This is a predicted structure of a 171-nucleotide RNA (glmS glucosamine-6-phosphate activated ribozyme aptamer). Model confidence (mean pLDDT): 75 of 100. Its Rfam family is "glmS glucosamine-6-phosphate activated ribozyme aptamer". Rfam classes the family as a riboswitch.

RNA sequence: GACAAUUGUAAAGCGCCAGCACUGUGGCUGCCCGACAUGGAGCACAGUGGACGAGGAGGAGGUUUAUCGAAUGUUUCGGCGGAUGCCUCCCGGAUGCUUGUAUCAGCGCCGCAAAGUUCAAGGACAAAACAGCAGGGUAACCGGCUGGACAAAACCUGAACAUGAUACAGA
Repeated sequence: GACAAUUGUAAAGCGCCAGCACUGUGGCUGCCCGACAUGGAGCACAGUGGACGAGGAGGAGGUUUAUCGAAUGUUUCGGCGGAUGCCUCCCGGAUGCUUGUAUCAGCGCCGCAAAGUUCAAGGACAAAACAGCAGGGUAACCGGCUGGACAAAACCUGAACAUGAUACAGA
């Protein structure tokens, strides 16, 4: 330095595949279909497909159909696992709630770019899809580049509603 094996890691709208659909190769005694065959089905082996982005992590424990939309209208089906969701507690913040300020406490909220609830108005941005180009694979299919698009949550504005004590100040 090369090759092989084993173990671990890498992912987090992420991974996987016993159903299902599809492909290739092999085999093809019997049974089934049949246009009677180098066929189909079935069988063995090896494969392919099986979720498109946006957003998302203080710590511990618990929990599982964990936010948002796009496309399609056969599989984004059906499952398995995981997970940044949610709940509880702890930590942190001092963000909303009192006429103002401060302190303490409470309730709500938030997670360091940290800030209440409800309603209403406003509201940007994506990828797949699509079109084109070139490529890998016997094939099912797969990844790449280019082009012009299209979301919602988010966010923002307004209104209504959402505490006590003490001190000081003001009326």